[in-house]
RNA sequence: UUUCAUCCAGAGAGGCUGAGGGAACGGCCCGAUGACGCCUCGGCAACCGGCGGAGACCCGCAGUGGUGCCAACUCCGGCCCGACAAGGGAAAGAUGAGA
Numbered sequence: 001u002u003u004c005a006u007c008c009a010g011a012g013a014g015g016c017u018g019a020g021g022g023a024a025c026g027g028c029c030c031g032a033u034g035a036c037g038c039c040u041c042g043g044c045a046a047c048c049g050g051c052g053g054a055g056a057c058c059c060g061c062a063g064u065g066g067u068g069c070c071a072a073c074u075c076c077g078g079c080c081c082g083a084c085a086a087g088g089g090a091a092a093g094a095u096g097a098g099a
Stems, first nucleotide, its partner, number of pairs: 001099007012041005020030003025077003042070003047066002050061004074092001079089003
């Protein structure tokens, strides 16, 4: 870079640091009662991997392995349909697996 799948569920304590952070923009939030980040421990989930079943790409089990995740629906919105709503879709992004 590209392909496929998923994204309305779930899961926090301590320590260090010290001003921005939530991808960009517009909102709206979080943040000196210490956010974000890093470390330790803990947890959630079940994509890969494992085991079992089925035979087609599904179901179940476990959670020792590889990732991921633990404010807000991917925090919301933009583009299209819809009525400027609800809702649906797309784009973008994130994560996993493959090329």
Molecule: SAM riboswitch aptamer (S box leader)
Organism: soil metagenome